[in-house]
Context: one part of a larger RNA
RNA sequence: CUGGGAGUUACUGGCGCGUAAGCGGCCUGUUUAGUCCUGAUUGAACGCACCGGGCUUACCCUGGGAUCGGCUUUUGAUACUGGCUGGCUUGAGUUCCGGAGAGGAUGGUGGAAUUCCCAGUGUAUAGGUGAGAUUCGGAGAUAUUGGGAAAAACAGCGGUGACGAACGCUGCCAUCUGGACGGAUACUGACGCUGACGCACGAUAACGUGCGGAGCAAACAGGAUUAAAUACGCUGAUAUUCCAUGCCGUACACCAUGAAUGCUAAACACUGCUGUGCAUGCACUUCCGUGUCCUUGCUAGCGCAUUAUGCAUUCCUCCUGGUGAGUACUGCCGCGUGCUUACGACUC
Numbered sequence: 001c002u003g004g005g006a007g008u009u010a011c012u013g014g015c016g017c018g019u020a021a022g023c024g025g026c027c028u029g030u031u032u033a034g035u036c037c038u039g040a041u042u043g044a045a046c047g048c049a050c051c052g053g054g055c056u057u058a059c060c061c062u063g064g065g066a067u068c069g070g071c072u073u074u075u076g077a078u079a080c081u082g083g084c085u086g087g088c089u090u091g092a093g094u095u096c097c098g099g100a101g102a103g104g105a106u107g108g109u110g111g112a113a114u115u116c117c118c119a120g121u122g123u124a125u126a127g128g129u130g131a132g133a134u135u136c137g138g139a140g141a142u143a144u145u146g147g148g149a150a151a152a153a154c155a156g157c158g159g160u161g162a163c164g165a166a167c168g169c170u171g172c173c174a175u176c177u178g179g180a181c182g183g184a185u186a187c188u189g190a191c192g193c194u195g196a197c198g199c200a201c202g203a204u205a206a207c208g209u210g211c212g213g214a215g216c217a218a219a220c221a222g223g224a225u226u227a228a229a230u231a232c233g234c235u236g237a238u239a240u241u242c243c244a245u246g247c248c249g250u251a252c253a254c255c256a257u258g259a260a261u262g263c264u265a266a267a268c269a270c271u272g273c274u275g276u277g278c279a280u281g282c283a284c285u286u287c288c289g290u291g292u293c294c295u296u297g298c299u300a301g302c303g304c305a306u307u308a309u310g311c312a313u314u315c316c317u318c319c320u321g322g323u324g325a326g327u328a329c330u331g332c333c334g335c336g337u338g339c340u341u342a343c344g345a346c347u348c
Base pairs, nucleotide, nucleotide: 003320004319005318006317007302008301014201016199017198021194022193023192025088026087027086029084030083031082033081034080035077036076039073040072042070050064051063052062053061054060091191092188093187094186095184096183097182098181103177104176105175106174107173108172109171110154114150115149116148117147118146119145120144121143126135163168207246208245209244210243215241220236221235222234258315259314260313261312262311263310267292268291269290270289272287275284276283277282278281297304298303321348322347331340333338
C1' cells in the first nucleotide's frame, strides 16, 4: 500500500455552520467527453512459455513464430455516467392555520431554609462524635417569639416526561428571540447529502480586571484516631463557588455506537398533534418524538433488532502488537497552568 475494521478488543472528531471537493430524483432531445466495439501505428534485443537445431545428455548456445499492459489514431454503438437544452414534482424550501415545550437573552418579583444584627422570654449548658476534644456560653449561649439585613439555591408538582446541534436547561411574571412538530391548500422547481481546510459554540476546574461574599468549601490551622495519620470522622477557615467582562478549549464531552437517504415481522407504553365514532372523555386512528420487548437477520459472545450493531448507497474522521508515549523535538495557540500537532532508539 492493499485488505480488514472502529458498542464492549487499537479505532467515530465534544458539537454545529460551511468553502473546496466527492456523490446526487423523474422524463425528453442533443452531444459523444467518459464507456464499449472494429481496424491501424508503436510496443528493441535478451528473458519466460511454445515449436525446432548444435554440443554423447543436461546446464548452455542458437533459429522461428507467438504473446504484449498501455499510449496514439480510426470505424461504429448510445444503455449508463458527464456536458448542453427543455419539462416534471415525489427530495428540499416557501406561505397560511394550530397547539406543545426547564430552547436562548434581558429585566423584575416570591416564599421556605441558612447565617448575622436588634429586642423580648429564660437559665446552664450547647455543639459535635464510635467515644471525645478543639469550639460556643453568666459580657447570658442553646431553645423560643417578634423585627431587620445579606447572599445563594429554587421543596412538592416531577415523570421510563419536555426542549436543545452538543455542552446543557426547572420558583413565578413580562419583553425580545431561535428551532422542531401537526394540518391545509397554493408557490419555487433538484435549489439536495456529506464535508478536508476554516469559522462559531463548548460542563467543571483554572487564570486577568472589577463588584459581591449567606451557606458550602481545596489549601491551611487546631483537636482527635493511630505504631505513624502529611488521611478517613470533628471544630474552624481562605481561594473558589455567585455577578459583569475577557481568557482557557479540555472531560467516562458516553448511546463508550459519525452524518444523510431508502428498505426489512409483530406486541405494549408514554409526550405533542391529526382524523373518525360514540358523545364530553373514552375507543380506534395519522404523523413526529421517547421507551420496553421480540421474529428474520447480524455478532466470537454479551447483545443489537424500523431510534439496528440488519440489508444497501454516498461522504467525512479514525485504527494497524505491548512498552517507550499521548511523551521528546518542531510548529501553531495561550497572560499562565497548559492545549494541539506528534517520532525514534532501546526492549519484550
A computed fold for a 348-nucleotide part of an RNA from uncultured Azospirillum sp., annotated as small-subunit ribosomal RNA, central domain. Its mean pLDDT, the model's own confidence on a scale to 100, is 88. Its Rfam family is "Bacterial small subunit ribosomal RNA". Its family is annotated with ribosome and structural constituent of ribosome in the Gene Ontology. Lineage of the source: Bacteria > Pseudomonadota > Alphaproteobacteria > Rhodospirillales > Azospirillum. The RNAcentral record of the full RNA draws on ENA and SILVA.